The RNA shown here (transfer RNA) has 72 nucleotides and comes from Blyttiomyces helicus.
It matches the Rfam family "tRNA". Its family is annotated with triplet codon-amino acid adaptor activity in the Gene Ontology.
RNA sequence: GGAACUAUAGCUCAGCGGUAGAGCGGUCGACUGCAGAUCGACAGGUCUCCGGUUCAAUCCCGGAUGGUUCCU
Numbered sequence: 001g002g003a004a005c006u007a008u009a010g011c012u013c014a015g016c017g018g019u020a021g022a023g024c025g026g027u028c029g030a031c032u033g034c035a036g037a038u039c040g041a042c043a044g045g046u047c048u049c050c051g052g053u054u055c056a057a058u059c060c061c062g063g064a065u066g067g068u069u070c071c072u
Stems, first nucleotide, its partner, number of pairs: 001071007010024004018055001026042005048064005
């Protein structure tokens, strides 16, 4: 210098055009002598940023930035 993949909750990841989800973690409650385990509930998101397409974008298109990898 060129190319591919990738960016969604504190962490690991789903969701591929029509109200954003799970596991773990956190908080509260039940249970327990206490704790753990288990069960229930709750909180937690500008879906990296800027534009475009569309009635409607986490999702499609262009660009920027960060990350991973490959080629030279």